[in-house]
Molecule: Bacterial RNase P class A
Organism: Bacteroidales bacterium
RNA sequence: AAGGUAGGACGAUCUGUCGCCCGCAAGGGAGGAAAGUCCGGACAGGAAAGGGCACCCCGCUGCGGAAAGCGCAGGAGGGAGUAAUCUUUCGGAGGUCGUAACAGAAAACAACCGCAACGGGAGGCUUUCGGGCCGAUUGUACCGCUGCAAGGGUGAAAACGCGAGGUAAGAGCUCACGACGGCAGAUGGCGACGUCUGACGGGUACGGCACCGGGGCCUGCAAAACCAAAUAUACCGGCAGAUGAGGGCGGCCCGCCCGAUGCCGGGGGGUAGGUUGCGAAGAUAAAUGACAGAUUUAAAAACAGAAACCGGCUUACGGUUCUACCUUUUUA
Numbered sequence: 001a002a003g004g005u006a007g008g009a010c011g012a013u014c015u016g017u018c019g020c021c022c023g024c025a026a027g028g029g030a031g032g033a034a035a036g037u038c039c040g041g042a043c044a045g046g047a048a049a050g051g052g053c054a055c056c057c058c059g060c061u062g063c064g065g066a067a068a069g070c071g072c073a074g075g076a077g078g079g080a081g082u083a084a085u086c087u088u089u090c091g092g093a094g095g096u097c098g099u100a101a102c103a104g105a106a107a108a109c110a111a112c113c114g115c116a117a118c119g120g121g122a123g124g125c126u127u128u129c130g131g132g133c134c135g136a137u138u139g140u141a142c143c144g145c146u147g148c149a150a151g152g153g154u155g156a157a158a159a160c161g162c163g164a165g166g167u168a169a170g171a172g173c174u175c176a177c178g179a180c181g182g183c184a185g186a187u188g189g190c191g192a193c194g195u196c197u198g199a200c201g202g203g204u205a206c207g208g209c210a211c212c213g214g215g216g217c218c219u220g221c222a223a224a225a226c227c228a229a230a231u232a233u234a235c236c237g238g239c240a241g242a243u244g245a246g247g248g249c250g251g252c253c254c255g256c257c258c259g260a261u262g263c264c265g266g267g268g269g270g271u272a273g274g275u276u277g278c279g280a281a282g283a284u285a286a287a288u289g290a291c292a293g294a295u296u297u298a299a300a301a302a303c304a305g306a307a308a309c310c311g312g313c314u315u316a317c318g319g320u321u322c323u324a325c326c327u328u329u330u331u332a
Base pairs, nucleotide, nucleotide: 001328002327003326004325005324006323007322008321009320010319012295013294014293015292016291017290018289020029021028022027031303035314036313038312039311040310041309043220044219045218046217055216056215057214058213059212060074061073062072063071064070075090076089077088078087079086080085091211095209096208097207098206099205100204112152113151114148115147116146118144119143120142123134124133125132126131160178161177163175164174165173180201181200183198184197185196186195187194188193224276225275226274227273233268235266236265237264238263239262240261246258247257248256249255
């Protein structure tokens, strides 16, 4: 210098004029995500406050945190990258249940080809019917039976790897080295765990359940609390009323018809509406703006607009900038 990795910071500032919202005034008035509404909380209601079972969620360690499908630092296994670094998984050597498609003999008490012992053994296999191949009396082809997990083949995965011994042939059958697993000891670490030593083990992988540890009632500010018209009215009181209250026949009188309630006051619940919840933005669909000038700048353009609050997560975003580290090249 170029390319890259990780973690941050910023998301223009000032002045003037004209407006908008809240507020008596003074004064205040969008974001890093105000977004998605995914997780948790606070608060509120379900009358109050506890315990158990079921059910659901979480699951390596330490620290932080009210909690979280939260953060930081770390551990172990797998994967990507030359590297910095990134990504993914995580209680449960034991018990119980399930699955392992296709292929393959067999997917967990594996014998298809193959190798070998033993017994039988002179014929056996194949054919285009011409023939071809294999095979012996020192029992070799083939048949039967048994042993074998070495080799081949199938598969994502085949019963630890490799070498030596051993054996009829073989095999952790035995041994050395190595891998894995839990155990014991030493040692480092708060711990997960690491390193070393030792004896031990041999049925793989994945999943569910039992089990262990932790957490969880439901609904959400359209929660919820308070005040409270008009109309109707439970209930209470007063007055009038079959000697006709009151109603109908278009307004009034007469008349006709129906006919047991009517009027006034009190009263509670509930509706409209209002207040609180609600914040030095915040009201009611809801303001937070426009213009001009100056400065910084390469440029003032990206994503985006609070609706009760808080902590997270996730997603979107033009550009500027800082720190640490990695790779390559060059120079000193």